Model confidence (mean pLDDT): 78 of 100. Guanidine-I riboswitch aptamer from Nostoc calcicola, 113 nucleotides, folded computationally. The source organism's lineage runs through Bacteria, Bacillati, Cyanophyceae, Nostocales and Nostoc. The RNAcentral record of the sequence draws on Ribocentre. The model forms 88% of the base pairs in the Rfam consensus.
[in-house]
RNA sequence: GUUAAUAGCUUCUAGGGUUCCGGUUUAACAUUUUUGAAGUUAAAUGACUGGUCCAAGAGAAGCAGCCAGUCUGUCAACAGCUGGUCACACGGCGGGAAAAAAGCCCGGGAGAU
Repeated sequence: GUUAAUAGCUUCUAGGGUUCCGGUUUAACAUUUUUGAAGUUAAAUGACUGGUCCAAGAGAAGCAGCCAGUCUGUCAACAGCUGGUCACACGGCGGGAAAAAAGCCCGGGAGAU
């Protein structure tokens, strides 16, 4: 800008990192004839599978809204029903975030065809 009419919300996934939990490593503490295990605390660790957490315009499902109707109930309003809105979509660098990062936001951007 166009279209009669929402790039709406919720849940989840691909993916993401490390606040918190858990895991792992190290150290200290206590007990003990000796030895070992377990426990507590602190620090480190995401090339730790994970739980919490973030999460898609171009991923999924559901819900709601809106538009039209020479359809039904109805004087009408309104409600229901039907059909649509939901088609298509290659895409950086860089920056942003009070945990941090990302397909999140800038962004259906810049650019390409």